The prediction has a mean pLDDT of 76. Predicted 3D model of a 388-nucleotide RNA (Bacterial RNase P class A) from an Alphaproteobacteria bacterium. The organism belongs to Alphaproteobacteria, within Bacteria. It is recorded under the gene name rnpB. It matches the Rfam family "Bacterial RNase P class A". Gene Ontology terms of the family: ribonuclease P activity, tRNA processing and dimeric ribonuclease P complex. RNAcentral holds the sequence, with entries from ENA.
C1' cells in the first nucleotide's frame, strides 16, 4: 500500500429564550380526614440497547413436617466462575478456511422398541437386475465357439442410492471372496500424560459393531406457584354489624298464635264525653370490615468511577470517591444562534450557498442472551505485494 480476522470506544458540541415532571426552600391555598394543589427561586431529569420479554436472580403474596418415589419440565464434553444461569472464562474432540481466526442441542446406537423417502434386485444377521464362472438339455455351423434354456456358484465388475456390510495391490481360483499376506482405516488395549474431558501407545484381532436419540427411551444434574394490576398501609358519606348510654316499652280477660275487649297512662290548658298516641323502639357516643379516595411500595444498590493486589481469563479482594430520572394516561419538548460529522450545487480553489444526525423513547430492580443500529475514533493480530 491493498485484501481480511478480533476486540473496544462513541451515538453530535456551546450558549441564549421558552415549556414539563420530580425535588429542596420560601408563601399561600383546598379536603371532615388520609392528604392533595398553587406561585417564586436553587437543583436533577434515557439507554447502548431503556426493545423482545427468551433465561437466570432478588423482592411480594400463596402453599408447604422431613425424606424418598413415581409423573411433568428443562438442562446435556471437561474443569473453573458466579446469588443464579441454558450466560461467561479456560480447555478437549469434530467440521470449514492459506492464515488471523470462526461454527457445532457435543452424554449413551455392544439396554431395548422404532424408522431409513425416492430410486433400486436388495435398506440390516442384505441382496443375484446386468454382467462373470463351471454343469445338464436343445439348436445352428466355421467342430470347438456362437445362441437359447435349466438347475447352482460368485458380492470382484456395471447400475440405484445420502448410505450397498471396510480400502489399494499382489497372491488365490472354474469365477470370485479377509479365503490367505503386505499397507492404510477400523476394533480391544497392558502402560504413559493429564484434576478432568482426552491425548499418546507396546501389543492383540482378518473385520465384528451402517445412519438416526432434534423419534420413544436410558444415565446425570436441575426445578413449589404467581407476578409491582405482586402486596402494604391510612380512610369520607349512605347502608348494614357490634358495644355502651338517655328515654319509651303499664294492668285484667279471652284465644295456640295473630289479634280482640276492657281499665290506666300521655297529649288536646281544669273536669267530663269524644279523638289521637300506646312503634318496625327511637336519639347520641364510641368500636371493627368493606367501598369511594389517598399514600407507600419506588430508587443506597449482587451500585457508578479511580487506583492496586491475587487469577492465562471469566471474576474476585483491598483502598479512595460520588449520589446518578422516579412518572401513574405517563414529564424529559419546542423555537433561535454558532459550530462538527456527511452530503447536494456553484467557484476566480481562497471559499459561497442549501440540506441535515442511526437504531430508538425509561414504568419494581439487577445478571445475561437476542434482535435494531447513519457516521466517527482507537487497538491487536494474519495474508499478498513493493521499498530499504
Nucleotide at each position: 500500500u491493498c485484501a481480511g480476522a478480533c476486540g473496544g470506544c462513541u451515538g453530535g458540541a456551546u450558549g441564549g429564550c421558552u415549556g414539563c415532571a420530580c425535588u429542596c426552600g420560601a408563601u399561600c391555598g383546598g379536603g371532615c380526614a388520609a392528604c392533595c394543589g398553587a406561585u417564586c427561586g436553587g437543583g436533577u431529569g434515557a439507554g447502548g440497547a431503556a426493545a423482545g420479554u427468551c433465561c437466570g436472580g432478588g423482592c411480594u403474596c400463596c402453599a408447604c413436617g422431613g425424606a424418598g418415589a413415581c409423573a411433568c419440565g428443562g438442562u446435556g464434553c471437561c474443569g473453573g466462575u458466579u446469588a443464579a444461569c441454558g450466560g461467561c472464562c479456560g480447555g478437549c474432540g469434530g467440521g470449514g478456511g492459506c492464515g488471523a481466526c470462526c461454527c457445532c442441542a457435543g452424554g449413551g446406537a455392544a439396554a431395548g422398541u422404532g424408522c431409513c423417502a425416492c430410486a433400486g434386485a436388495g435398506a440390516a444377521c442384505a441382496g443375484a437386475c446386468c454382467g462373470c464362472c463351471g454343469g445338464g438339455c436343445c439348436a445352428g455351423c466355421u467342430u470347438g465357439c456362437u445362441g437359447g434354456u435349466c438347475a447352482g456358484g460368485u458380492a470382484a465388475g456395471g447400475g440405484u442410492g445420502a448410505a450397498a456390510c471396510g480400502g489399494u495391490g499382489g497372491g488365490g481360483u472354474a469365477a470370485g471372496a479377509g479365503c490367505c499376506c503386505a499397507c492404510c482405516g477400523c476394533g480391544c488395549g497392558a502402560c504413559c500424560g493429564g484434576c478432568a474431558a482426552c491425548g499418546g501407545a507396546a501389543g492383540c484381532g482378518g473385520c465384528a459393531c451402517g445412519g438416526c436419540a432434534a423419534a420413544c427411551c436410558c444415565c446425570a444434574c436441575c426445578g413449589g406457584g404467581a407476578g409491582c394490576a405482586a402486596g402494604a398501609c391510612c380512610a369520607a358519606a349512605u347502608a348494614g354489624g357490634g358495644g355502651c348510654g338517655g328515654c319509651a316499652c303499664g294492668c285484667c280477660g279471652g284465644g295456640c298464635a295473630a289479634c280482640c275487649g276492657g281499665c290506666a297512662g300521655c297529649g288536646g290548658u281544669g273536669u267530663u264525653u269524644c279523638c289521637g298516641c300506646g312503634u318496625c323502639g327511637u336519639c347520641g357516643c364510641c368500636c371493627g370490615g368493606g367501598u369511594c379516595g389517598g399514600u407507600c411500595g419506588c430508587g443506597c444498590g449482587a451500585g457508578g468511577u479511580g487506583c492496586u493486589c491475587g487469577g492465562u481469563a471469566a471474576c474476585g479482594g483491598g483502598c479512595a470517591u460520588c449520589c446518578c430520572a422516579g412518572a401513574g394516561g405517563a414529564a424529559u419538548g419546542g423555537c433561535c444562534a454558532u459550530c462538527c460529522a456527511u452530503c447536494g450545487c456553484c467557484u476566480u480553489c481562497g471559499g459561497g450557498u442549501g440540506a441535515g444526525g442511526a437504531c430508538a423513547g425509561a414504568a419494581c430492580c439487577c445478571g445475561g442472551c437476542u434482535u435494531a443500529c447513519a457516521g466517527g475514533c482507537c487497538g491487536u493480530c494474519u495474508g499478498a505485494u513493493c521499498c530499504u